Overview:
Predicted 3D model of a 1492-nucleotide RNA (small-subunit ribosomal RNA) from a Chloroflexota bacterium.
């Protein structure tokens, strides 16, 4: 005996920081719900207004009366009763008198203050109360009550009469009191105390009780104590504000007087000039203080409502009386506002008591009951009075405590929900048996002023809601909705599969209460005393001095002991917190006991420490002697390069400038060039991160004056030190004033250019300025972004001064140590990392400045400063969840370095221009299906659209449908499917009829299969989503990469491996190396093609092959030589050589890693989910997918003589394909092609004549004999079918086009280019696609530029990654503040005028007492201002807004490096000029350092 942390900045990580949850807790309110009881609690808001009733009154034992009623006497009457009668009793009533109304009870407006808290004090009173002492006498003289009369509507009031007292005045007397005086005791003195003397000053009486006194109670008087109570004064503490820095004239102080109960400027009169204030006076804001309460591990922060002390208030102000106490909540007077009654002439009022009641509020209760307890006034008591109190009553407002039942109970029931259809879950939960009765009902007893407490009784009855379920945070599914409705405490959800919305069903919490909403406190170590920081995150002020206040202080002796320690004692009210303990059935509740109350006073002790006082000391600190360096500041003097200008010569077109120009100069003579002159600034080499300086800064030479530094001596003094808020002083550029100067440079200005624009970047010119002098400004990336001192704590290497040893030695030179200064490196240590490390960011010590999330904003107001510019000090509203720093992986630059690639370059054909082909967009249509879209869509799905295909249109037709399966029925030689005909029709299809050949199993007995109908699950869909998906495919890319395991290294992300050198096509490889290995890629195995060998041999011969097909060999830097890099060996490249068919991967293919693109496809299939079912399925049959001003992309054919055409007698292929097929021949036709048919399921036959190509004639440069589009006419094929909409022959037309603009595309050898040939698809269609062979070229110097990629590095404000991020203006809408002419409104005041009542002081006049005058005062009226709020036309600025308008300023070298200060200018961003920084990339030198 006691301390939990999570989400949230990023791609991902560590830190800085902030905002957000979770706990408790209220006097609480709102939503939903709501059995009982006990304890407590309830106007926090307008100290707003109140109607009603009650809340302080009681004493007859102080007093005199009046009224009654009773008994009694008396008197009157016959009586019966009556009564200006008298007594006792008793009751009411106003009054005289006492006491109490200052207590209780309310409320927190005011108050920052001796108000309160704690701790103490002396100059005081103290009613009632206890103690004690001594008195209580004898007279008097009014007045209310009351009669009577007047006035006034009332409330009142006068007047005249008479009366009592415990009411009121003298007289007497007074030990002790009180003044004064004298003597003594005491005491430095003042007090103080005892004697004595003069003098002064008291009282009320009533009751009981006795025959009477005597006496007893209660009183009243003087005194002295005590106790209660009040009153004053003093230390100390008591919020927030400097954007309040000065404040005060009764003010501080004495003196004398007055005043108080009592000290005092409390008041007043002279005196004196004093008193407070950076330790915050004064102002201004807020506010009752406290015991305590909520909260915290504690420190503390936050409240002061119920309970208790204390204080202030009683509609707002004032004032006074009485009184033991009051400036008096239920008293008074007198102003105001308010309100009420009025006969208008006056009068009366005060719930911030207790209920209530309007009103205001998110919001707080009955006009009760009793005085029974407990207290309190009054009384001698009884008793009376009490809205303090006790009680009950409202409210779940809060705490506590009980209960809505228990025990059994599977067929896991119905029902829901949800499914993968099994099934699971609600769920022993019902149901159904048994049991039991708190509560709640109903009955009855006791008590009581009332609340209450007992006992019976029936019957599971009378009783559960509410949040919430993405993650924090405990709990998950269905439907619905589709960035809509909404949600949300943050981060965030939600745009067709939502755990996040609504519903449900389930399931978490918590329960008669859940939740939300405001507050506080926590976690937040996010104001850090316990316990943060400041190089780069927010922060060190620009510097430094003599240094002011304050802080902090170096060794040693004595002394007191003031901090500190520590002992005892008070004293910190009670309640409350905690302990133990009791009492309500238990808790709450409460009661008793005990400890605590960390503070505080007193009264001792220690003497180490820190502080105080006397000493001493020398190490910090100063100061002396000597000696050294230096661009350290001030002045006044000189000097030479170079510039420009001017004047002369000389000479003659051009000069100047740019990327490249042009403005500008110049035949009026420029530029160059040579002299002479004048002028203003800045001072080359030397020159080094080298010197000085606090810091800004300092630079050609001399000369004067002057400060500071360092060393060496160890010579004086003896802590004289340190750091320092305010304050002084200095303080780069740039600006500001005023005189001067003005060479050169140069803001603004003007011009040329660049541009889409150029207010800019370049270029010409050029004024303010630069400069001096005297002054003012006070600011910088004023930085080392590191504050000053001191002291500890490894080195190593350099520079600069000084100084001492030692060697050698003439000047000089080496070694070594020391000490001051100024760099690099790096141990330990720190640090979030970068880093920093004896010049510390490391361990400590002292002081001082700063910082607390980002924007708003260094802005606005206020104040000080300044000639202005501006500066210095400095917020809030609003509004964001982040802003940041460090590092880490990308990616990525108009950074670099290295490498490849048909990627440029060479070179060769080509595309873009024609004309025709297909594609494609666009249009157009009933439809012109659909998809594919930079590379990576576009002769692409589609390896072939006329019908079909067909998904589209129109138009007809069918509905369990064109396929399968279950049931029933109907049919019909045992069963059946078909086939035929004939009507309509475009057909599908309908209606009508005739017909029967023949299947399979079979144990032979039988059984299956049919159509038609009806039903019932269902089919079906080229309907949507490729952004739910599989599967498959393009790309980056055949680029060479991407990873893993174990180990290292980081706090981590992450790195390492993979990096570095050299190689390569290649993470190929080989060396190094905190790494060792591996794995998927690369290669290699696999095909095919070239060589060579074996083996087989059909298809005429060849079979020792030239063909086919199988297997096999062969190539590997193996072999020699040079050469060159590393690092010998070894690798590896360049060259040559040999062999070889082939040489350095031999040529190709096939094979595509991890991952991108939400790439593509849902119409190839597959499939979630949806969406349609007489249709969005099906089926016909016509029509489109084939339109057509026009754009794109890719072929084909060409423009011609390296050609075109005819002949031909001439050559040489290879890969396919063929029976619904190839088709030879042979005949017919000009030809497509048509008859006949031979052969062939293929090394046999056939398509199959290959074309370029050779030979030879023509053409001869032409729109031609080039080129064939287009049309017109005949045909011909395949097909139901050929018009839309094929293909092919022949015959005739015979366009455009004469080599192709910007820009582009393919290709590195059997390749390009060029020539024909076959094949799939396929009735028929090919300029297209896949194959195939022929001839067969040029040209690569190289890698600067384009593109693309890949490794290493550097920036970076990007990570959806540069098609990124991002600023500014200007227009919209919205918010909050600032300014403003004013208008309004409230506080403090303050000057002056008026002043009520009240008290004071003077006077007249007098028995009470009345009146004049002064002075003080509240209210009120005037004036000028301060100071806070509210509004405010309008103005400038800021925030916030999906997708608006210019332009692009930063981030990269951001494309003119950025920032900062400051001065002009500009739509905006911004430019420019001037100084400064690096927190600026890259190249390249320097310098120093590390390492070999």
């Nucleotide at each position: 005996u006691u301390g939990a942390g999570a989400g949230u900045u990023u791609g991902a990580u560590c830190c800085u920081g902030g905002c957000u949850c979770a706990g408790g807790a209220u006097g609480a309110a709102c939503g939903c719900u709501g059995g009982c009881g006990g304890c407590g609690u309830g106007c926090u808001u307008u100290a707003g207004g109140u109607a009603u009733g009650c809340a302080a009154a009681u004493c007859g034992a102080u007093c005199g009366c009046u009224a009654c009623g009773c008994u009694c006497a008396u008197g009157c009457g016959c009586a019966a009763g009556c009564a200006c009668u008298g007594a006792a009793c008793g009751u009411a009533g106003a009054g005289a008198g006492g006491u109490g109304g200052a207590c209780g009870g309310g409320u927190g407006a005011g108050u920052a203050a001796c108000g309160c808290g704690c701790a103490g004090g002396a100059a005081u009173c103290u009613a009632a109360u206890c103690u004690u002492u001594g008195g209580u006498u004898g007279a008097g003289a009014a007045u209310a009550g009351c009669u009577c009369g007047c006035c006034g509507a009332a409330a009142g009031g006068c007047g005249a009469g008479g009366u009592a007292a415990u009411a009121c005045u003298g007289g007497a007397u007074a030990a002790g009191c009180c003044a004064c005086g004298u003597u003594c005791a005491g005491u430095u003195a003042c007090a103080u105390g005892a004697a004595c003397g003069u003098g002064g000053g008291a009282a009320a009486g009533a009751c009981c009780g006795u025959a009477a006194c005597u006496g007893g109670u209660c009183g009243c008087c003087g005194a002295a104590g005590g106790a209660u109570g009040a009153g004053c004064c003093u230390g100390u503490g008591u919020c927030c504000u400097a954007u309040c820095a000065g404040c005060u004239u009764g003010u501080u102080g004495g003196u004398g007087g007055g005043g108080u109960a009592a000290u005092g400027g409390c008041c007043u009169a002279c005196c004196a000039a004093g008193g407070c204030g950076a330790u915050g006076a004064c102002g201004g804001g807020u506010a009752g203080c406290u015991g305590g309460a909520g909260u915290g591990a504690g420190a503390g922060c936050u409240c002061g409502g119920u309970c208790a002390g204390c204080c202030a208030c009683a509609a707002g102000g004032g004032c006074a009386c009485u009184g033991a106490g009051a400036c008096a909540c239920g008293g008074g007077c007198c102003c105001u506002a308010c309100g009420u009654c009025u006969a208008c002439g006056g009068a009366c009022g005060g719930c911030u008591g207790c209920a209530a009641u309007c009103g205001g509020g998110a919001a707080u209760u009955g006009u009760u009951c009793g005085c029974a307890a407990u207290g309190g006034g009054g009384g001698a008591a009884a008793c009376c009075c009490u809205g303090a109190c006790g009680a009950c009553g409202c409210g779940a407002c809060g705490c506590c405590g009980c209960g809505u039942g228990a025990a059994g109970g599977a067929u896991g029931a119905a029902g829901g929900c949800c499914u993968u259809c099994g099934g699971g879950u609600u769920g022993u939960a019902a149901a159904c048996u048994u049991c039991u009765u708190u509560u709640a009902c109903c009955c009855g007893c006791c008590a009581u002023a009332a609340c209450g407490g007992c006992g019976g009784g029936g019957g599971a009855a009378u009783a559960a809601g509410c949040c919430g379920c993405u993650a924090c945070u405990a709990a998950c599914u269905a439907c619905g909705u589709g960035c809509c409705a909404g949600a949300a405490g943050u981060c965030u959800c939600g745009g067709u599969a939502a755990g996040g919305c609504g519903u449900a069903g389930g399931c978490g919490g918590c329960a008669a209460g859940c939740g939300u909403u405001a507050u506080c406190c926590g976690g937040a170590u996010u104001u850090a005393u316990u316990g943060g920081g400041c190089g780069u995150a927010a922060a060190g002020a620009g510097u430094u001095u003599u240094g002011u206040a304050g802080g902090c202080g170096g060794u040693u002796g004595c002394c007191a002991u003031a901090a500190u320690u520590u002992u005892g004692u008070c004293u910190u009210a009670a309640a409350u917190c905690c302990u133990c303990u009791g009492g309500c059935u238990u808790a709450a509740c409460u009661a008793g006991a005990g400890a605590a109350a960390u503070g505080g006073g007193c009264a001792g002790a220690a003497a180490a420490u820190u502080g105080g006082g006397c000493g001493a000391c020398u190490u910090g600190a100063c100061c002396g002697u000597u000696a050294g360096g230096g661009g350290g500041a001030a002045g006044a003097c000189c000097g030479g390069a170079a510039c420009u200008u001017g004047c002369a010569g000389u000479g003659g077109a051009g000069g100047g400038g740019u990327g490249a120009a042009a403005u500008c100069c110049g035949u009026u003579g420029a530029g160059a060039u040579u002299g002479c002159a004048a002028g203003g600034a800045a001072c080359a080499c030397c020159a080094a991160g080298g010197g000085c300086g606090a810091a800004g800064g300092c630079a050609g030479g001399u000369c004067u004056u002057u400060a500071a530094c360092u060393a060496a001596c160890u010579g004086g003094u003896g802590a004289c030190g340190c750091u320092g808020a305010g304050g002084a002083a200095c303080g780069a550029a740039a600006g500001c004033u005023u005189g001067g100067g003005g060479a050169g440079c140069g803001a603004a200005a003007g011009g040329g250019a660049u541009u889409a624009g150029a207010g800019a970047c370049c270029c010409c010119u050029g004024u303010a300025g630069u400069c001096c002098a005297a002054g003012c400004u006070g600011u910088a990336a004023a930085c080392a972004a590191u504050g000053c001192c001191c002291g500890c704590u490894a080195g190593a290497u350099g520079u600069u001064c000084c100084c001492c040893u030692c060697c050698g030695a003439u000047u000089c030179g080496g070694a070594g140590g020391g000490g001051g200064g100024u760099g690099u490196c790096g141990a330990a240590g720190c640090u979030a990392a970068c880093g920093c490390a004896u010049u510390a960011a490391g361990c400590g010590g002292g002081c001082c400045g700063c910082c607390u999330g980002g924007g708003g904003a260094g802005u606005a107001c206020g104040g000080c400063c300044g000639c202005a510019a501006g500066g210095c000090u400095g917020a809030a509203a609003c509004u964001c969840a982040a802003a940041g720093g460090a590092a880490u992986u990308g990616g990525c630059g108009g950074g670099g370095a290295c490498c490849u690639g048909c990627a440029c370059a060479a070179c060769c054909a080509g595309g873009g221009g024609a004309g025709c082909g297909u594609g494609u967009g666009g249009u157009u249509u009933a439809a012109u299906u659909c998809g594919a879209g930079a590379c990576g869509a576009a002769g692409c799905g589609a390896a072939g659209a006329a019908c079909c295909u067909u998904a589209c249109c129109u138009g007809g037709g069918c509905u369990u449908g064109a396929a399968a399966c279950c049931u029933c029925g109907a049919c019909g030689u045992u069963c059946u499917a078909g086939u035929c005909c004939c009507g309509a029709g475009a057909a599908a299809u309908c209606g009508g009829g005739a017909u029967a050949a023949g299947u399979c199993c079979g144990u032979a007995a039988g059984g299956a299969g049919g159509u038609c109908g009806a039903g019932a699950u269902c089919a079906g869909c080229u309907g949507c989503u490729g952004c739910a998906u599989g599967g498959c495919u393009g790309u980056c890319g055949u680029c060479a990469g991407c990873u893993c395991u174990a180990g290292g290294c980081g706090u981590g992300a992450g790195c390492u491996g993979u990096a570095g050198g050299c190689u390569u096509a290649a993470g190929u490889g080989c060396c190094u190396c905190a790494u060792a290995g591996a794995g998927c890629g690369c290669a290699a195995c696999c095909c095919c093609c070239g060589c060579c060998c074996c083996g087989u041999g059909u298809u005429a011969a060849a079979u020792a092959a030239u063909c086919a097909c199988g297997g096999g060999g062969g190539a590997c830097g193996g072999u020699c030589c040079c050469c060159u890099g590393c690092u010998u060996a070894g690798c590896a490249g360049g060259g040559g050589a040999a062999g070889g068919a082939a040489g350095g991967a031999g040529g190709g293919g096939a094979u595509g890693a991890u991952g991108u693109c939400a790439a593509g496809u849902c119409a190839g299939c597959a499939c979630g989910g949806u969406g349609c079912u007489u249709a969005u399925g099906u089926c016909c049959a016509g029509g489109g997918c084939c339109a057509c001003a026009c754009a794109c992309a890719c072929a084909c054919u060409a423009c011609a003589a390296u050609g075109g055409a005819c002949g031909a007698u001439a050559a040489c292929a290879a890969u396919g394909a063929g029976u619904u097929g190839c088709g030879a021949c042979c005949c017919g036709g000009c030809a497509a092609c048509g008859g006949g048919a031979a052969g062939c399921u293929a090394a046999a036959c056939c398509c199959u004549u290959a074309a370029a190509u050779u030979c030879g004639u023509c053409c001869u440069c032409a729109g031609u004999u080039g080129g064939g589009a287009u049309u017109g006419a005949g045909g011909g094929c395949u097909g139901c079918a050929a018009u839309u909409c094929g293909c092919c022959c022949u015959c005739a037309u015979g366009a455009a086009c004469c080599c192709g603009g910007a820009c582009u595309u393919g290709g590195u050898a059997g390749u390009a280019a060029u020539c024909g040939c076959g094949g799939a698809u396929c009735a028929g269609c090919a300029a297209g696609c896949c194959g195939c062979g022929g001839u067969g070229a040029a040209u690569a110097c190289g890698u600067u530029c384009u593109c693309a990629g890949g490794u290493c590095u550097u920036g970076c404000a990007c990570a959806c990654a540069c098609u990124g991020c991002c600023c500014g203006u200007c227009a919209g809408u919205c918010c909050a503040g600032c300014a403003a002419a004013g208008c309004u409104g409230g506080g403090a005041g303050u000057a002056g005028c008026c002043g009520a009542a009240g008290c004071c002081c003077u006077c007249c006049g007098a028995u009470u007492c009345g009146g004049a005058g002064g002075g003080u005062u509240a209210a009120g009226c005037u004036g000028a201002g301060c100071u806070c709020a509210g509004u405010g036309a309008u103005g400038a600025g800021g925030g916030a807004c999906a997708a608006g308008u210019c332009g692009u300023a930063a981030c990269a070298a951001g494309g003119u490096a950025u920032c900062c200060g400051u001065a002009c200018u500009g739509g905006a961003a911004g430019g420019u000029g001037u100084g400064g920084a690096u927190g600026g990339a890259u190249c390249a030198c320097c310098u120093c350092c590390u390492u070999u």
The coordinates come from a structure-prediction model, not an experiment, and the mean pLDDT is 82. The sequence is in RNAcentral, with records from ENA and SILVA. It matches the Rfam family "Bacterial small subunit ribosomal RNA".